Overview
Small-subunit ribosomal RNA, 5' domain from an uncultured bacterium, 481 nucleotides, folded computationally. Its mean pLDDT, the model's own confidence on a scale to 100, is 87. RNAcentral holds the full RNA, with entries from ENA and SILVA.
Context: one part of a larger RNA
RNA sequence: GGAUGAACGCUGGCGGCAUGCCUAACACAUGCAAGUCGAUCGGUAAGGCCCUUCGGGGUACACGAGAGGCGGACGGCUGAGUAACGCAUGGGAACGCACCCUACACUGAGGGAUAAGAUACCGAAAGGUGUUCUAAUACCGCAUGUGGUCUUCGGAUUAAAGUUUUUAACGGUGAAGGAGCGGCCUGUGUCAUAUUAGGUAGUUGGUGAGGUAAUGGCUCACCAAGCCGAUGAUGUGUAGCUGGUCUGAGAGGAUGAUCAGCCAGAUUGGAACUGAGAACGGUCCAAACUCCUACGGGAGGCAGCAGUGAGGAAUAUUCCACAAUGGGCGAAAGCCUGAUGGAGCAAUGCCGCGUGCAGGAUGAAGGCCCUAGGGUUGUAAACUGCUUUUAUUAGAGAAGAAUAUGACGGUAACUAAUGAAUAAGGGACGGCUAACUACGUGCCAGCAGCCGCGGUCAUACGUAGGUCCCAAGCGUUAUCC
Numbered sequence: 001g002g003a004u005g006a007a008c009g010c011u012g013g014c015g016g017c018a019u020g021c022c023u024a025a026c027a028c029a030u031g032c033a034a035g036u037c038g039a040u041c042g043g044u045a046a047g048g049c050c051c052u053u054c055g056g057g058g059u060a061c062a063c064g065a066g067a068g069g070c071g072g073a074c075g076g077c078u079g080a081g082u083a084a085c086g087c088a089u090g091g092g093a094a095c096g097c098a099c100c101c102u103a104c105a106c107u108g109a110g111g112g113a114u115a116a117g118a119u120a121c122c123g124a125a126a127g128g129u130g131u132u133c134u135a136a137u138a139c140c141g142c143a144u145g146u147g148g149u150c151u152u153c154g155g156a157u158u159a160a161a162g163u164u165u166u167u168a169a170c171g172g173u174g175a176a177g178g179a180g181c182g183g184c185c186u187g188u189g190u191c192a193u194a195u196u197a198g199g200u201a202g203u204u205g206g207u208g209a210g211g212u213a214a215u216g217g218c219u220c221a222c223c224a225a226g227c228c229g230a231u232g233a234u235g236u237g238u239a240g241c242u243g244g245u246c247u248g249a250g251a252g253g254a255u256g257a258u259c260a261g262c263c264a265g266a267u268u269g270g271a272a273c274u275g276a277g278a279a280c281g282g283u284c285c286a287a288a289c290u291c292c293u294a295c296g297g298g299a300g301g302c303a304g305c306a307g308u309g310a311g312g313a314a315u316a317u318u319c320c321a322c323a324a325u326g327g328g329c330g331a332a333a334g335c336c337u338g339a340u341g342g343a344g345c346a347a348u349g350c351c352g353c354g355u356g357c358a359g360g361a362u363g364a365a366g367g368c369c370c371u372a373g374g375g376u377u378g379u380a381a382a383c384u385g386c387u388u389u390u391a392u393u394a395g396a397g398a399a400g401a402a403u404a405u406g407a408c409g410g411u412a413a414c415u416a417a418u419g420a421a422u423a424a425g426g427g428a429c430g431g432c433u434a435a436c437u438a439c440g441u442g443c444c445a446g447c448a449g450c451c452g453c454g455g456u457c458a459u460a461c462g463u464a465g466g467u468c469c470c471a472a473g474c475g476u477u478a479u480c481c
Stems, first nucleotide, its partner, number of pairs: 001481004006477005013353006019346002021311001026309003030306003035070003040067002043063002047061001048059004077265003086190007095182003100178003104174004108142001110140002117132006147158004162170003191237003198228003203225008240262004244255004267287005289300004317343001319342003325339001326337004356386004366377004391418005400408001425470005430451003436465005446453002
């Protein structure tokens, strides 16, 4: 000098664009953050209308709860763990894939249940039990076998689901290819420490088996005794990695906020289920903590968005909208979406603008200095003329949206009026280093980044005037180059 997710002190007019718990992966009140489909199904709790003997019934929109399907494995958050095939980059073979695309074949005939409902109970609650009734794109046989799998090549085995507005559309099953995504292996690279030198028994390899979508000690039985290591094994400490970011002429050094890719985690530890795929807002077990309880037993998980307490030098609203982009479901209308789009708060940063412009000397007054003559503040002010960025008020008013739909927003931009009107501070002035005098103080009070100032003429302390630098900021502190 540059830089920062900064903080602190003094000060503070506006706009645009960004950024905003770096600390306790500490604990969390409250609300919301993942639903959707009636064109799969039995139905009808609520709402509208009609009738009513007031018990209820009917009806069309639709639809609570329930069965079923798809989605809750994405999106969002965080960086605790991890020195590792975790990440980066380059290869590889023994794999899988719901939805989507391409082309092919099929979609026949049946069955038994069950939730909801009704009813009888248990429980404080959470919830649960018995009986009975019913449906399906839920479940299960049979048939067929283009195909697929296995095969001793004879054969064996293996599917399906319907719905509707019935022109047709959406589906279902089998097998193949694609797209993209994912699992696995591997070369190379990836912090410090030797005041860590030996480490390792499923350990290293083989045979066989099991298991997996798949290779493999992944697991097991048997056999062999290997394998890693001063080119640093093992241990310990620290740490998410990268594209990038900061700095530097570069080489390099430092760093990994925001944005993007990958990984890991979801109170702590463990486990399986479902599913194409696995678990933040799923299940089960254990632990700690919090809450409810009728003491028998239950409920919970903000490292989602806001918000609260705590910690801290320190970090925002319990906001608006699904209008746009995108996602889930649906044939669609549409519903959901704290993703996202926006607004709010903060000079936290970057960029831009303003706080007037021109004239104006007997060089006013006041302040300060003075050799008392004057000098300086200083064209600075007053005063005269002008302008209106900004501000205020009023008018009119977008693009972003396709044909309909705009949260932002009566916002931006535009027009008119008013009137210099609403708007300057901070630090420094001994040298480094741009900028000096007076007074006060008297090794005191104090200053200070280094050198050093202060003991009676201090340009270094304090105040004032003046000057210098930057400017809605200026300084200080911390950290990196």